The RNA shown here (glycine-GGAnGA riboswitch aptamer) has 181 nucleotides and comes from Hominibacterium faecale. Its Rfam family is "glycine-GGAnGA riboswitch aptamer". For this family Rfam cites "Bioinformatic analysis of riboswitch structures uncovers variant classes with altered ligand specificity" (Weinberg et al., Proc Natl Acad Sci U S A, 2017). Rfam describes the family as follows. glycine-GGAnGA riboswitch is a variant of glycine riboswitch that have in common a U69A change. Gene Ontology term of the family: glycine biosynthetic process. The sequence is in RNAcentral, with records from Rfam. Of the family's consensus pairs, 98% are formed in the model. The coordinates come from a structure-prediction model, not an experiment, and the mean pLDDT is 79.
RNA sequence: UCGGAUGAAAAUAGCCUUAGACGUCCUGAUUUCGUCAGGAGGCCGAAGAAGCAAAGCGGGGUAGUGGCAGUUACCCUGUGGAAACUGACAGGCAAAAGGAAGGUUAUUGGACGAAACUUUGGAGAGAUCACUUUAAUGUGGCGCCUACGAGGAGAUAACCAACUGGCAAAGGGACAGAGGA
Numbered sequence: 001u002c003g004g005a006u007g008a009a010a011a012u013a014g015c016c017u018u019a020g021a022c023g024u025c026c027u028g029a030u031u032u033c034g035u036c037a038g039g040a041g042g043c044c045g046a047a048g049a050a051g052c053a054a055a056g057c058g059g060g061g062u063a064g065u066g067g068c069a070g071u072u073a074c075c076c077u078g079u080g081g082a083a084a085c086u087g088a089c090a091g092g093c094a095a096a097a098g099g100a101a102g103g104u105u106a107u108u109g110g111a112c113g114a115a116a117c118u119u120u121g122g123a124g125a126g127a128u129c130a131c132u133u134u135a136a137u138g139u140g141g142c143g144c145c146u147a148c149g150a151g152g153a154g155a156u157a158a159c160c161a162a163c164u165g166g167c168a169a170a171g172g173g174a175c176a177g178a179g180g181a
Stems, first nucleotide, its partner, number of pairs: 001114003010108007022041001024040007042093003048089001050086002056079010117179005126142001128141004143167003149163001151160002
């Protein structure tokens, strides 16, 4: 600053929509396919569950200062604590089913919610080749990513595509936690 008792946050149910990864191999049952059971390696990450960053709340040690209480700096450590991050328990790897997030309808609920600001966590993909010499920038070539922005899209999205942007670190970064005036 905007929305909200003409009903915020949150929750439940229905409907729409929604990615990824072996229709893997061996043995047995079944007349075959399919299905079921047992075994073997390989992979995905978005049901659910788990882990942790900062804030908050502590504990201990060393050194300085102080009459003491305390205080300053450094080191070690507990608790606490979120995510689309992390790993891979559960789940999954043709279709079907399921499926985070999103939209919509109905019900419960009864006062907050969003953006901005500070701070903490936060994925992916060539430190590629030539001019030409660390990076960056420029020109040209081949390849890739998607979570800023914009497009498909009229409702929305983490879906689709890849214009802008990006492909060591830094920076950026959807989203998520904490917090002040």